[in-house]
This is a predicted structure of an 89-nucleotide RNA (c-di-GMP-I riboswitch aptamer) from a soil metagenome.
RNA sequence: GACAAAGGCAAACCCGCCGAAAGGCGGGGACGCAAAGCCAACGAGGCUACCGCCGGCACGCCGCCGGCCAGGCUGGUCGGGUUGCCGAA
Numbered sequence: 001g002a003c004a005a006a007g008g009c010a011a012a013c014c015c016g017c018c019g020a021a022a023g024g025c026g027g028g029g030a031c032g033c034a035a036a037g038c039c040a041a042c043g044a045g046g047c048u049a050c051c052g053c054c055g056g057c058a059c060g061c062c063g064c065c066g067g068c069c070a071g072g073c074u075g076g077u078c079g080g081g082u083u084g085c086c087g088a089a
Stems, first nucleotide, its partner, number of pairs: 001086001008033002013028006031076001037082003042079003045074003052068006
């Protein structure tokens, strides 16, 4: 970063599996992507809250609701690091 060439990846959605969830993995499928390759043990943002804490409800049992909480998740949120194809302007 080319109205180039050879290619690559794969959103939503569907199916299966894992997970409390966010989400991840596999198959199908393409919205798009010049890194939409990799890094979450660099910074920021966002998402989830099993457990835990606080409050309320109920209380015979099972529990229910709300708030807080990341060391969980997100690299297709951004910055950053790192590796890579082509070689016209």

RNAcentral holds the sequence, with entries from MGnify.